[in-house]
RNA sequence: GUACGAUAAAGGCAAAACCAUUGAAAAGUGGUGACGCAAAGCUAUAGGGACUAAAUUGGCAUUAUCCAAUGCUCAAAAUGUCAGCCAGCUACCGGU
Numbered sequence: 001g002u003a004c005g006a007u008a009a010a011g012g013c014a015a016a017a018c019c020a021u022u023g024a025a026a027a028g029u030g031g032u033g034a035c036g037c038a039a040a041g042c043u044a045u046a047g048g049g050a051c052u053a054a055a056u057u058g059g060c061a062u063u064a065u066c067c068a069a070u071g072c073u074c075a076a077a078a079u080g081u082c083a084g085c086c087a088g089c090u091a092c093c094g095g096u
Base pairs, nucleotide, nucleotide: 003096004094005093012037013036017032018031019030020029021028022027035084041089042088043087047086048085049082050081051080056076057075058074059072060071061070062069063068
């Protein structure tokens, strides 16, 4: 230096659920809490994948002379989100 990971040392993170809060939602943040984790550290347009569906577009309905307006257990839609799905980058310790 590279790989690997132990019933080692020192320390670290924190799933679900509940409470508060932000958000349209997905989800985020804080608290409680530990299912687990050797990268559960960082990276989300410019790798794959997953979630949501606001704007917007379409469809339908109603109103209207027209332009259009309003609505919906409807469809599409990422510019929103997820790194504890894979991936990329970096890193502590040392029976090996």

The RNA shown here (c-di-GMP-I riboswitch aptamer) has 96 nucleotides and comes from Paenibacillus ferrarius. Lineage of the source: Bacteria > Bacillota > Bacilli > Caryophanales > Paenibacillus. Its mean pLDDT, the model's own confidence on a scale to 100, is 84. Of the family's consensus pairs, 90% are formed in the model.